[in-house]
RNA sequence: GAGUUUGAUCCUGGCUCAGAUUGAACGCUGGCGGCAUGCUUUACACAUGCAAGUCGAACGGGGUUAGGGAGCUUGCUCUCUAAUCUAGUGGCGAACGGGUGAGUAAUACAUCGGAACGUACCGUCUAGUGGGGGACAACGAGUCGAAAGAUUCGCUAAUACCGCAUAUUCUCUUCGGAGGAAAGCAGGGGAUCUUCGGACCUUGUGCUAGAUGAGCGGCCGAUGGCUGAUUAGCUAGUUGGUGAGGUAAAGGCUCACCAAGGCGACGAUCAGUAGCGGGUCUUAGAGGACGAUCCGCCACACUGGGACUGAGACACGGCCCAGACUCCUACGGGAGGCAGCAGUGGGGAAUCUUGGACAAUGGGCGCAAGCCUGAUCCAGCAAUGCCGCGUGCGUGAAGAAGGCCUUCGGGUUGUAAAGCGCUUUUGUCAGGGAGCAAAUCUUUGAGGCUAAUACCCUCCGAGGAUGAGAGUACCUGAAGAAUAAGGACCGGCUAACUACGUGCCAGCAGCCGCGGUAAUACGUAGGGUCCAAGCGUUAAUCGGAAUUACUGGGCGUAAAGCGUGCGCAGGUGGCCCGUUAAGAGUGAUGUGAAAUCCCCGAGCUCAACUUGGGAAUUGCAUUGCUAACUGGCGGGCUAGAGUACGGGAGAGGGGGGUGGAAUUCCACGUGUAGCAGUGAAAUGCGUAGAUAUGUGGAGGAACACCGAUGGCGAAGGCGGCUUCCUGGCCCGUUCUUGACGCAGAGGCGCGAAAGCUAGGGGAGCAAACGGGAUUAGAUACCCCGGUAGUCCUAGCCGUAAACGAUGGACACUAGGUGUUGGUGGUAUCAACCCCGCCAGUGCCGAAGCUAACGCAUUAAGUGUCCCGCCUGGGGAGUACGGCCGCAAGGCUAAAACUCAAAGGAAUUGACGGGGGCCCGCACAAGCAGCGGAGCGUGGGGUUUAAUUCGAUGCAACGCGAAGAACCUUACCAGGGCUUGACAUGACCAGGACAACGGCGGAAACGUCGUCUUCCCGCAAGGGACCUGGCCACAGGUGUUGCAUGGCUGUCGUCAGCUCGUGUCGUGAGAUGUUGGGUUAAGUCCCGCAACGAGCGCAACCCCUGCCGUGUGUUGUAUCUCUCACACGGGACUGCCGAGAGAAACUCGGAGGAAGGUGGGGACGACGUCAAGUCAGCAUGGCCCUUACGUCCUGGGCUACACCCACGCUACAAUGGCCGGUACAACGGGCGGCGAAACCGCGAGGUGGAGCGAAUCCCUUAAGGCCGGUCUCAGUUCGGAUUGUAGGCUGCAACUCGCCUGCAUGAAGCCGGAGUUGCUAGUAACCGCCGGUCAGCACACGGCGGUGAAUAUGUUCCCGGGCCUUGUACACACCGCCCGUCACGUCAUGAAAGCCGAUAACACCCGAAGCCGGUGGGCCAACCGCAAGGAGGCAGCCGUCGAAGGUGGGAUUGGUGAUUGGGACGAAGUCGUAACAAGGUA
Repeated sequence: GAGUUUGAUCCUGGCUCAGAUUGAACGCUGGCGGCAUGCUUUACACAUGCAAGUCGAACGGGGUUAGGGAGCUUGCUCUCUAAUCUAGUGGCGAACGGGUGAGUAAUACAUCGGAACGUACCGUCUAGUGGGGGACAACGAGUCGAAAGAUUCGCUAAUACCGCAUAUUCUCUUCGGAGGAAAGCAGGGGAUCUUCGGACCUUGUGCUAGAUGAGCGGCCGAUGGCUGAUUAGCUAGUUGGUGAGGUAAAGGCUCACCAAGGCGACGAUCAGUAGCGGGUCUUAGAGGACGAUCCGCCACACUGGGACUGAGACACGGCCCAGACUCCUACGGGAGGCAGCAGUGGGGAAUCUUGGACAAUGGGCGCAAGCCUGAUCCAGCAAUGCCGCGUGCGUGAAGAAGGCCUUCGGGUUGUAAAGCGCUUUUGUCAGGGAGCAAAUCUUUGAGGCUAAUACCCUCCGAGGAUGAGAGUACCUGAAGAAUAAGGACCGGCUAACUACGUGCCAGCAGCCGCGGUAAUACGUAGGGUCCAAGCGUUAAUCGGAAUUACUGGGCGUAAAGCGUGCGCAGGUGGCCCGUUAAGAGUGAUGUGAAAUCCCCGAGCUCAACUUGGGAAUUGCAUUGCUAACUGGCGGGCUAGAGUACGGGAGAGGGGGGUGGAAUUCCACGUGUAGCAGUGAAAUGCGUAGAUAUGUGGAGGAACACCGAUGGCGAAGGCGGCUUCCUGGCCCGUUCUUGACGCAGAGGCGCGAAAGCUAGGGGAGCAAACGGGAUUAGAUACCCCGGUAGUCCUAGCCGUAAACGAUGGACACUAGGUGUUGGUGGUAUCAACCCCGCCAGUGCCGAAGCUAACGCAUUAAGUGUCCCGCCUGGGGAGUACGGCCGCAAGGCUAAAACUCAAAGGAAUUGACGGGGGCCCGCACAAGCAGCGGAGCGUGGGGUUUAAUUCGAUGCAACGCGAAGAACCUUACCAGGGCUUGACAUGACCAGGACAACGGCGGAAACGUCGUCUUCCCGCAAGGGACCUGGCCACAGGUGUUGCAUGGCUGUCGUCAGCUCGUGUCGUGAGAUGUUGGGUUAAGUCCCGCAACGAGCGCAACCCCUGCCGUGUGUUGUAUCUCUCACACGGGACUGCCGAGAGAAACUCGGAGGAAGGUGGGGACGACGUCAAGUCAGCAUGGCCCUUACGUCCUGGGCUACACCCACGCUACAAUGGCCGGUACAACGGGCGGCGAAACCGCGAGGUGGAGCGAAUCCCUUAAGGCCGGUCUCAGUUCGGAUUGUAGGCUGCAACUCGCCUGCAUGAAGCCGGAGUUGCUAGUAACCGCCGGUCAGCACACGGCGGUGAAUAUGUUCCCGGGCCUUGUACACACCGCCCGUCACGUCAUGAAAGCCGAUAACACCCGAAGCCGGUGGGCCAACCGCAAGGAGGCAGCCGUCGAAGGUGGGAUUGGUGAUUGGGACGAAGUCGUAACAAGGUA
């Protein structure tokens, strides 16, 4: 920086990603080189080899070889010399080097200091190095043992051991003194001496004593660096002193005695974890994480303990003991310790060769040569990492083939390949070929030592030798593009897209999330992107994360102010002067190892890597200076704070007393049938006298009015009046003290209500409980009762939405306006009023702040100081532990697991059993119906071979269908066809097509035959059409209306829906469009940070009502009228009055045919319902292709126990029937309408005039009117049903048409709950016409005739509009969402217990060993003539003491029948708690 909470927004906040890194591992892949790195796990167990030896110039002996000599049995023995090897004695080394990180939170490490020490080898200096003695190995001879080994006797040397002498600057000291060493060896040599060995001299080296230096080591102090307080107290050698012991050395290091200290909230003790540092990784930095390789320090060496030796160890490749384990064994005993280098097993995701060499560097020993060296240098293995190189370069368009995609045109792979030309790094082969190697050594010369030209040492030269790696690096040559590319990804973050397969499957996934038939997200392919000998994944660290905030965060509502005060520690603190110099600043010095990092150079061809110099090492210490600030000390001040004095207000607190009203109860009186209660009731009380009312009494609790954004108190809280005691506050005066202040971890008080204990009290109210209702239920809401409790006393509890959700103190920063207390001024006779100040308490607002809401001198502004608290949601304020409590419970307070959010504020909608305003046949007021009957039609259901399909709340159901007997027809049964019933194209063959007939058949169809021979052209041939074959293809009412177009329904003819610019807001958005009026209307007017505009409304269009003008056939006998057509006029709130103050407008009136849109129609904004339709049409995808296509016959769509919807006809007298008689309009008509006339009771038939229609026909309109009859009945109502006889259409009326005559004469007597339409030429009643159509109309669409009733109004039902409010809803209330129960999975708590681990404690036992003691025993050196002594050794005893045992506790882990809650899971059960007044806030 990004993604992710939302419809959208801002904020808070978590999760996730992009980066860098690694001792890595895993998957796929793999050409070369350089430089690095390589058991992070079992400090698990180890076979085998090697890793520490060396010195013969310390010593005796032995072996081998060569030479000499002697003995002689000529092959042996002895001896000497030289060289060499060596077990042993002795010296030095083995305490280094190498490994590992178990332990260790301080006996460690880092930094800086310190004093009471040691030091082999090395450097320098001083002195010495004299003279004796006694042993023990080896060796020889025995013995025991399987072995390891042990043991006895005998011999022997020394630089081994022991005395003596000497003694310094050594040690001790009583200051007189006392004590204490040594070793030789090698080389050389002139004189002198000689026992011929040498003495002697000298050089080198060694040795002894001491001094000193360097380096190294031991010790002490300060400071610094992990986690946990759910570890708060720890400590008896503990703290100190005196004395002693001990040590190299200070010291309780140890001991005796004395004292009672020491450590700890600045975190002791305990527990967990951990080697520490230089540094490494990351980071802008500050930090955070880590501590491989390299360097420094520490610790450890199978586990535990111990000492010995030594300069140095309590010792990795030494010893002793104990333990575990392994091995050998003759069962008696023994041996061992890879956390050295390799290597093995095991563990593990995982980490190499049982290699070469001492050539170099370094180490040990040695005079040296040299030996040893798994240190080291090299090589091997591993892409483990970093760095470098390569896998070719150029040209090459027919843009090849192939692949993939495609809109079929093409695009892409792609100059990519091929082809042509060129080059040769790497690799292969061949040849050449550095450097790591110059020292030691030999030698010329010079110098030093010396008597010395020996020896030895130093230096300048010269010479020769020495290479593991190594067939090295590097160079040259040859051939030849030849030997060399993969991995991940492609929805967003995040660079990169298509096709197919799959179909919530298989799968992907870092987060958000993809997949349910068109997946750029799965799998595959093509293409692309990013890296590249690697690429990805996983794990881990830092970063991003300002997400622990020192740099650099917060706490009104997001997580977060302790309920409130007092107050110890710690923190912090007014003004002035002096002083100090702790902090601070500045300079110097020391240190801060090297390596690393950084800068400038250098060397490998570059780089990695290596290397020179510098810088840096931000630190610590010492020291000089400064004195402003902070601190310390001293002195002063008064502005902070306190005291004093004078006033003042107050439900401040505690105790006592007292008052009236009211409720209830009791007694008595009056009085009678109810009272009480609710939405309505009931339970309850009352004839045993209630309620009501009067009088009197009892008792408890609370204090109406005043009363108030009034008062007081720290908070909780405090309310009649009065009195006593008492705390705090305010104002005024300005006397007094002199910083005494603020805040406050722990601590200590106070602390509503409820609750608890004990004792009182108990009127009213009232958990629990009982009853009555309500309800599906009602363990509730409502009602009747009612106990704890509420009250008092004493004591607990210690929590609340203890809230201003806002800790305390101080200072500063515009105002306005209320109110409480005090006071000053002015004024007044006085009280007010008015102007100020101080202290409280409210409201509104500036700047500023805030995510916004909001806060704003009572801050949430600006600052200082102190305290408390927060760090995603859930789990959980829970478990465990501890503390408190009588209990209830409180305080403190996690984790596993789980989610990708949880949240705050604000916005737009939607919704509300929220509010306001308004409209609509929405209700109301009416009229006629439906719902009951019969029938018609449609639907559901059922049935069926099929009853084709669609439509399903309003907005499906007389709907698609403006008309199913066949057809239609999509369905079923059966029979047929396969380029097809239909279209286009290509090829081949044939032929006009057609028509007719026979046979089979239900037809389709099959089959046979007859007849016929098109057009152009001379011809060849061509064309149109048809038939057959064959190929592309046709065809599908098959599927998806949730892939679509188009069309339609609905909200709704509701008045709304938006935009541009501007303005406001961080933003979503708002404003405009809200407001005041008005309208049918977002219609218009006024106002207004808005000004305008668009789609809607209205108007423009059509019909109709009045008039005029013109025209006049088919209308009119004629003029007029009427009628028809065309064109005009007319109505605009224009006029008057009122509402009213302006406009819009409204109401009334005039005139007018018509008056406020005159009536009706067409016309349907942005959008909603994934609304309807793939079966009207079109269309993507999918599916069928001798069938899901197509043809035919018959059947079905017409079924029938039922249910629903829409209608028709009725139930009758406002009527039925009979007779007579009058008046329409819209329309239709040539395969048509069909007149007159005639026939038939009638349907109808015959007939055919007239008419393509203002002419003819359909065409008699009907209700009505006049007259008659019926008389309230299942009827002269009603017509269903059935029988029968007919008519019409049609190929055909059986399934299954319509009509007529006669006969029959069902239900039905006005319809339950409920429900529909309609506000005027409307409803209702009446008929007529049309489309569809051969025929079929109670349907649908039109037309006219007759012609009402009612509207007080908007409380209610339904729908809608605007404003506002709440919201946890946004798929938007058909929303959201809670808890129990049931099932599954997971983690966790408790639990009778069970099994371990760890560290202490008490006691027992007590190894090795040091120390102490020691009768007796034993002993070479010294003393002693001897005896013996000195001294020592073993043994024994004692203290300490590891492991072990016993015991009771502690801490911790695992497990545990059962049990508790928790989390998660697609659709389970029960209810409805919360969100709206959520239906009881």
Molecule: small-subunit ribosomal RNA
Organism: metagenome